[in-house]
RNA sequence: CCAGACGGCCGGAUGGCCGCGCCCCGUCAGUGGGGAAACCCGCCGGGGUGAGGAAAGUCCGGGCUCCAUGGAAACACGGUGCCGGCUAACCGCCGGCGGGGGUGACCCUAGGGAAAGUGCCACAGAGAGAAGACCGCCAGCGGCCGCGUGCCGCCGGCAAGGGUGAAAGGGUGCGGUAAGAGCGCACCGCGGUUCCGGCAACGGAACCGGCACGGCAAACCCCACCGGGAGCAAGACCGAAUAGGGGCGGCACCCGGGACCUGGUCCCGGAAGCGCGUUUCCACGCCGCCGCCCGGGUGGGUCGCGUGAGGCGCCGGGCAACCGGCGUCCCAGAUGAAUGGCCAUCGCUCGCCCGGCGACGGGCAAGCACAGAACCCGGCUUACAGGCCGUCUGGCGCC
Numbered sequence: 001c002c003a004g005a006c007g008g009c010c011g012g013a014u015g016g017c018c019g020c021g022c023c024c025c026g027u028c029a030g031u032g033g034g035g036a037a038a039c040c041c042g043c044c045g046g047g048g049u050g051a052g053g054a055a056a057g058u059c060c061g062g063g064c065u066c067c068a069u070g071g072a073a074a075c076a077c078g079g080u081g082c083c084g085g086c087u088a089a090c091c092g093c094c095g096g097c098g099g100g101g102g103u104g105a106c107c108c109u110a111g112g113g114a115a116a117g118u119g120c121c122a123c124a125g126a127g128a129g130a131a132g133a134c135c136g137c138c139a140g141c142g143g144c145c146g147c148g149u150g151c152c153g154c155c156g157g158c159a160a161g162g163g164u165g166a167a168a169g170g171g172u173g174c175g176g177u178a179a180g181a182g183c184g185c186a187c188c189g190c191g192g193u194u195c196c197g198g199c200a201a202c203g204g205a206a207c208c209g210g211c212a213c214g215g216c217a218a219a220c221c222c223c224a225c226c227g228g229g230a231g232c233a234a235g236a237c238c239g240a241a242u243a244g245g246g247g248c249g250g251c252a253c254c255c256g257g258g259a260c261c262u263g264g265u266c267c268c269g270g271a272a273g274c275g276c277g278u279u280u281c282c283a284c285g286c287c288g289c290c291g292c293c294c295g296g297g298u299g300g301g302u303c304g305c306g307u308g309a310g311g312c313g314c315c316g317g318g319c320a321a322c323c324g325g326c327g328u329c330c331c332a333g334a335u336g337a338a339u340g341g342c343c344a345u346c347g348c349u350c351g352c353c354c355g356g357c358g359a360c361g362g363g364c365a366a367g368c369a370c371a372g373a374a375c376c377c378g379g380c381u382u383a384c385a386g387g388c389c390g391u392c393u394g395g396c397g398c399c
Stems, first nucleotide, its partner, number of pairs: 001395010012346007020050007030043005052370001056381002059379005064231004077227005082096005097111001098109004112222002117220002119216003134162002136158003140154005145148001170188006189211001190209008235303004245294007254270007273287001275286004310329008347368003351364005
């Protein structure tokens, strides 16, 4: 210098003017309004604060809340699945192991059990699991004539070679044999036992075994572990009118007041039935109505609502994820839903024009991603213009 691997960070900057949400303060109640109430809002003056690395998808896990539930366990169902660690928890993260890829830095990996059982292995192929003679190889016997290392037939042996397939019942080599075959041997693979290293997954060594145990569990299944349900429109509190619910009292000869005047009459006033049934009355029941009281819910309002598994810095432990200690900071909280607009300067990118041989300089115009909180937090996944930093690998060149 070129090509690449991994990790981390930023996500236009500064200033001015106008506007918006939320919070706080206002002396001697600054001042005005809405509502039945609960409670809320505006104006004036001043101050503070106001999106993200993903706020997104809502895919996992948890906090919190309500419901269910005596505790625990089990069945069913769902999830997770090499080992160790971290964590509140996780289908997360960190560190390892095995397998695969890359010259390498490094990357990928749902990776428990197939000697518990069942099932499946398409097409092709003779045969797909205690397999299999399709083409073949070989001995014996018989036949033929062209008399050969021949051909044909019969009867047997054979898993070497060919062929099919994703996969054909260990591989390579030597021996062996009629031809073959773990039939024998060496090495590799596989299985078992013992020892060594490691917390473990696993790795290594020695000895034994002639090979038994094909693949598939993102097929059923087995094993181990985990899991009650719904979600802030959760939920809690305050609390109208109307309708509905409950209680008490009442609604035709009665009550209150007044007058005449001595027990009755008259006048004025009184929300609602001279209701129905058993009926002769009392009493009871039912229906309707009036007044008062009580309680629940709806509309409405407030809380939940941001001090939290919190941010930053330093120190310590750990390879790391992470943990501990100390110090410091308070950092959006809406509910038709604020976080914006304009101007100036600078930065970056692209285009056009001018000058210059060129490096470059000047001017003009445009653009500066993905996307935006809504109960909160930890992850995962996805989107993202442009830029910066660090560590490492391979190649080439120079000293």
RNAcentral holds the sequence, with entries from ENA. This is a predicted structure of a 399-nucleotide RNA (Bacterial RNase P class A) from an Alphaproteobacteria bacterium. A source record names the gene rnpB. Its Rfam family is "Bacterial RNase P class A". Gene Ontology terms of the family: dimeric ribonuclease P complex, tRNA processing and ribonuclease P activity. By type it is a ribozyme. The organism belongs to Alphaproteobacteria, within Bacteria. Model confidence (mean pLDDT): 76 of 100.